[in-house]
RNA sequence: UGUGACAAAGGUAAACCCGUUGAAAGACGGGGACACAAAGCCAUGGGUCUAAGGUACUGUUGCUAUGACUGCCAGGCUGCCGGAU
Repeated sequence: UGUGACAAAGGUAAACCCGUUGAAAGACGGGGACACAAAGCCAUGGGUCUAAGGUACUGUUGCUAUGACUGCCAGGCUGCCGGAU
């Protein structure tokens, strides 16, 4: 430089269950592993979820992010270990 070996070390932890928190989406902690070579970080673009508040309008309603999701897709920043070149 480049790559992720049917290898090794180390790392993360979906669903589900319990607890805490929140209006909700969700988050956090414990258990648990479906997976992941950036499943490390950043809501920057797209996308998705929620609708307390606001608003329209009359109700089991619509719209709306200032609330969320990076384990949805891009983009940016950083980086462990190793075969091979």